The RNA shown here (FMN riboswitch aptamer (RFN element)) has 114 nucleotides and comes from uncultured Gabonibacter sp. The RNAcentral record of the sequence draws on MGnify.
RNA sequence: UUCUUCGGGGCAGGGUGUAACUCCCUACCGGCGGUAAAAGUCCGCGACUCUCCUUCGGGAGACUGAUUUGGUGUAAUUCCAAAACCGACGGUAAAAGUCCGGAUGAUAGAAGGA
Numbered sequence: 001u002u003c004u005u006c007g008g009g010g011c012a013g014g015g016u017g018u019a020a021c022u023c024c025c026u027a028c029c030g031g032c033g034g035u036a037a038a039a040g041u042c043c044g045c046g047a048c049u050c051u052c053c054u055u056c057g058g059g060a061g062a063c064u065g066a067u068u069u070g071g072u073g074u075a076a077u078u079c080c081a082a083a084a085c086c087g088a089c090g091g092u093a094a095a096a097g098u099c100c101g102g103a104u105g106a107u108a109g110a111a112g113g114a
Base pairs, nucleotide, nucleotide: 001114002113003112004111005110006109013025014024015023027098028097029087030086031045032044033043034042040085041084049062050061051060052059053058067083068082069081070080071079089101090100091099
C1' cells in the first nucleotide's frame, strides 16, 4: 500500500387507560482506543444531527449525555462495597436508551492474508 473477515446491548412482572414494550412502579442494557490495574460517567474517537464545499467517490467544519462516598493498593473517578446519574433523529391509537425505520447501511477499530 492492498485484500478478506469481524465489528451494539436492552422493558420480564405489575398499574392506569379505548389505546402505552412510549406514562407510573419495578426491570434491563452499556461501541472503539488510551490509562501505573479491568471505565456507559476520566482523556480521546466513532455513530446521530446541522452547515459549507465537491470532480458525486468524498472532503472540511460545527454539535456531541452522565459520579460521588468509603475500602484495598506503590498505583484504580477503571477493582471491591454503597448510593447516584446518562442515553441522536423520524415514526406510533399515548410522550421511547430498550419497539419499528433509515440500517442486509456507515464507522471508530480488531484479527488475518499478500